[in-house]
């Protein structure tokens, strides 16, 4: 350099093909509670931001584009992985 795959929240990871039902399955972890003398295990709840709450706002590597609507489609970048090529 070429080809292919990948990038999602504290971590892992699904969703992408076929746009809407998505603050986004599930697991881990953390926090609160129940249980326990206590801890572990188990169970319940919460874990982007704001709000007492109903709810509202902003998010899927970065920047654009298409669309009523984008994690999802298109373009250009950045990074990682694998294979191939090049190079003494």
């Nucleotide at each position: 350099g070429c080809u292919g795959g990948c990038g999602u929240a504290g971590c892992c990871a699904a969703g992408u093909c076929u746009g809407g039902u998505c603050a986004a399955c599930g697991g881990c972890a953390a926090c609160g509670g129940a249980c326990u003398c206590a801890a572990g295990a188990u169970c319940c709840g919460u874990u982007c931001u704001c709000g007492c709450a109903g709810g509202a706002g902003u998010u899927c590597c970065c920047a654009g584009g298409u669309u009523c609507a984008a994690a999802u489609c298109c373009u250009g970048g950045c990074g990682c992985c694998a294979g191939c090529a090049c190079c003494a």
A computed fold for an 88-nucleotide RNA from a Thermoplasmata archaeon, annotated as transfer RNA. Model confidence (mean pLDDT): 80 of 100. It matches the Rfam family "tRNA". Rfam describes the family as follows. Transfer RNA (tRNA) molecules are approximately 80 nucleotides in length. The source organism's lineage runs through Archaea, Methanobacteriati, Thermoplasmatota and Thermoplasmata.